[in-house]
């Protein structure tokens, strides 16, 4: 230096024909319980690395730029 991949809620991930973002787990509340765990209801929580473009609309396509990872040289 080149070449692929990945970067989403505190964590772990999902979101492929572009139509204003989910899921467990963790947090808090409530009920239940003698109490804790467990269980069962619900609540917060992210403008989807950063920037620019394209479009009526971009997490999603296009560029470039940051950070991990594998491979080559």
């Nucleotide at each position: 230096g080149g070449g692929c991949c990945g970067u989403u809620a505190a964590c772990u991930c999902a979101g492929u024909a572009g139509g204003u973002a989910g899921a467990g787990u963790a947090u808090c509340u409530g009920c239940c319980u003698u109490u804790u765990a467990a269980g069962c209801a619900g609540a917060g929580a992210g403008u989807c690395g950063c920037g620019u473009g394209u479009u009526c609309g971009a997490g999603u396509c296009a560029c470039g730029c940051a950070c991990g990872g594998c491979c080559c040289a």
Description
The prediction has a mean pLDDT of 82. A computed fold for a 73-nucleotide RNA from a Desulfarculales bacterium, annotated as transfer RNA.